[in-house]
The prediction has a mean pLDDT of 79. This is a predicted complex of two RNAs, RNase P RNA and transfer RNA, with 431 nucleotides together. It holds a member of the Rfam family "Bacterial RNase P class A". By type it is a ribozyme. Gene Ontology terms of the family: ribonuclease P activity, tRNA processing and dimeric ribonuclease P complex.

RNA sequence: AAAGUCGGUCAGGCAAUCGCGCCCACUCGUCAGAGUGGGUGAGGAAAGUCCGGGCUCCAUAGGGUAAAGUGCCAGGUAACACCUGGGGGGCGUGAGCCUACGGAAAGUGCCACAGAAAAUAUACCGCCCGAAAGGGUAAGGGUGAAAUGGUGCGGUAAGAGCGCACCGCGCGACUGGUAACAGUCGUGGCAGGGCAAACCCCACUUGGAGCAAGACCAAAUAGGAAUUCACUUGAUGCAAAUCAAAACACACGACCCGUGUGGAAUUCGGGUAGGUCGCAUGAGGUAAAUGGUGACAUUUAUCCCAGAUGAAUGGUUGUCCACGACAGAACCCGGCUUAUCGAUCGACUUUUUCU
RNA sequence: GGGCCGUUAGCUCAGCUGGUAGAGCACUCGGCUUUUAACCGAAUUGUCGUGAGUUCGAAUCUCACACGGCCCACCA
Numbered sequence: 001a002a003a004g005u006c007g008g009u010c011a012g013g014c015a016a017u018c019g020c021g022c023c024c025a026c027u028c029g030u031c032a033g034a035g036u037g038g039g040u041g042a043g044g045a046a047a048g049u050c051c052g053g054g055c056u057c058c059a060u061a062g063g064g065u066a067a068a069g070u071g072c073c074a075g076g077u078a079a080c081a082c083c084u085g086g087g088g089g090g091c092g093u094g095a096g097c098c099u100a101c102g103g104a105a106a107g108u109g110c111c112a113c114a115g116a117a118a119a120u121a122u123a124c125c126g127c128c129c130g131a132a133a134g135g136g137u138a139a140g141g142g143u144g145a146a147a148u149g150g151u152g153c154g155g156u157a158a159g160a161g162c163g164c165a166c167c168g169c170g171c172g173a174c175u176g177g178u179a180a181c182a183g184u185c186g187u188g189g190c191a192g193g194g195c196a197a198a199c200c201c202c203a204c205u206u207g208g209a210g211c212a213a214g215a216c217c218a219a220a221u222a223g224g225a226a227u228u229c230a231c232u233u234g235a236u237g238c239a240a241a242u243c244a245a246a247a248c249a250c251a252c253g254a255c256c257c258g259u260g261u262g263g264a265a266u267u268c269g270g271g272u273a274g275g276u277c278g279c280a281u282g283a284g285g286u287a288a289a290u291g292g293u294g295a296c297a298u299u300u301a302u303c304c305c306a307g308a309u310g311a312a313u314g315g316u317u318g319u320c321c322a323c324g325a326c327a328g329a330a331c332c333c334g335g336c337u338u339a340u341c342g343a344u345c346g347a348c349u350u351u352u353u354c355u
Numbered sequence: 356g357g358g359c360c361g362u363u364a365g366c367u368c369a370g371c372u373g374g375u376a377g378a379g380c381a382c383u384c385g386g387c388u389u390u391u392a393a394c395c396g397a398a399u400u401g402u403c404g405u406g407a408g409u410u411c412g413a414a415u416c417u418c419a420c421a422c423g424g425c426c427c428a429c430c431a
């Protein structure tokens, strides 16, 4: 210098002017509000709603089955399908990147076509023995996505782990490591191919609904109608009725048990579509120190940083240059995924040249 | 804001325990008819919404994205 890998930051700037939402102070006020001044006002994804939590209601969220999800190991965390570190496998010269990566001798199932045979095996061509019948064989050919360890030597009628060496594989022991796993030694001629994002087995996790949750105030109306389930028994009582039990329904949106409540569910119709809270001090941000390889944790200091409800965060002008992308809060956080003009910083790799 | 469902031929839908994608209507052609309709016969019709992954093989299984649709206020 060129090419590349990984990570971080920013997301047009400045000035003038006119507006908008929220908060605070002051003034006026007919208590509806108005005016003045000050402060503050979108994102890295606010998005998709794909995961995980907080919060609220339904039992304090109960037991079992089913169902769903996750799936190498260890750690982080409120939790996770996220993150960090490590192991195995794959790609790249490399920095690095990708990885749904438990179990196929627990069982069931599937493997079209082709092929002899698709998994309790078997033999089309071939090779060998034999006159033939028949037998031996699995080297070679051929089929397929996949064919019962691979290469070589010996061996044999021809062959074959039949024997041997190396590689691969299984089992055992030892060593290192928390573990996944790795290495060494010994041993077994070698065992039954693939699919679990097929059912399943194993381990772990999961109650449901969602801020239109939910709480309070106010207003109005026909305290309505239909259908379905239940409307039983006993006690007291003259009766009306009350109490208890059973059944049923609901909470309990798969089923059983258990607990609680007492009529319940669905549909149609009627009324109001007003206000307050929930609602922003939080698993919060920034900086430093300490512990840790790291994710992260602890301590100290410091900061308050949108809160609407027809829903604010904008318009115009001037100027500068790199000519401005994707896009906009709606209960709140942690992630993932997707969209995104570009600018800039740091660490590292490869190649070439020069010293 | 929140929850849920769907996308297959021109239209309406099957196919979803993986193995060459179908039905009805429509369209085109031929027959019948003087002609048209009806009827009979034949043929054509698809990136299975898009892109990745698993698998030998995907409309089907998994993930991401796009488009379309439905439901959810309070009171008695």
Stems, first nucleotide, its partner, number of pairs: 001351010012320007020041009043326001047337002050335005055210004062257004067206005072086005087101001088099004102201002107199002109195003124141002126137004149167006168190001169188008214277004224268006232245005248262004270430003284303008321324001356427007365380004374411001383397004404420005